[in-house]
RNA sequence: ACCAGAUAAAGGCAAGACAUUCGAAAGGGUGUUACGCAAAGCUACCGGUCUAAGGGCAUAAGCCUAUGACAGCGGAGUUACCUGU
Numbered sequence: 001a002c003c004a005g006a007u008a009a010a011g012g013c014a015a016g017a018c019a020u021u022c023g024a025a026a027g028g029g030u031g032u033u034a035c036g037c038a039a040a041g042c043u044a045c046c047g048g049u050c051u052a053a054g055g056g057c058a059u060a061a062g063c064c065u066a067u068g069a070c071a072g073c074g075g076a077g078u079u080a081c082c083u084g085u
Base pairs, nucleotide, nucleotide: 003084004083005082012037013036016033017032018031019030020029021028022027035072041078042077043076045075046074047073048070049069050068054065055064056063057062
């Protein structure tokens, strides 16, 4: 340096719930608590998933659509603690 994550050690993050806040919503922020996670650090590049304000269609009920979102859905890129063959 590459690879791996069995055994440790020091740690780290935080699902869901509750409170509050931003948002049309999906979802995001903050606090408390942890379901779990060896990248559950970061990045919307690819696939997938979610939402539909606006726009379009429709007599109506509704339907379609991302410029919105999800990194704890998968891939990919990138950075990294410790130990080990």